[in-house]
């Protein structure tokens, strides 16, 4: 040094449960929130699924499944940071 990563704009996909007397509790970035994640380097988010297994008041709460199948983009910047006790002189 290439390079990765990042960022912004504009489009554009997604989810919104479980308990309870509720105006309340759990868990989560978010449970209708001009708000939050994601966008092909794609676990955002759907199917499989009224799945298995643990937990719990109850619940995708944890895990598994899942090196399974699906799944929405162009532009444009790139200061720091990595690369790097660089290489080389």
């Nucleotide at each position: 040094a290439a390079g990765a990563a990042u960022u912004g704009u504009c489009u554009g996909g997604g989810g919104u449960g479980c308990c309870u007397u509720u105006u309340g509790g759990c868990u989560g970035a978010g449970a209708a929130a001009u708000a939050c994640c994601c966008a092909u380097u794609g676990a955002a988010c759907c199917u499989g699924a009224u799945g298995c297994a643990g937990u719990u008041u109850g619940c995708a709460c944890u895990g598994u499944c899942g090196g399974a199948g699906g799944a929405a983009g162009a532009c444009a910047a790139c200061a720091a940071u990595c690369g790097a006790g660089a290489a080389c002189c």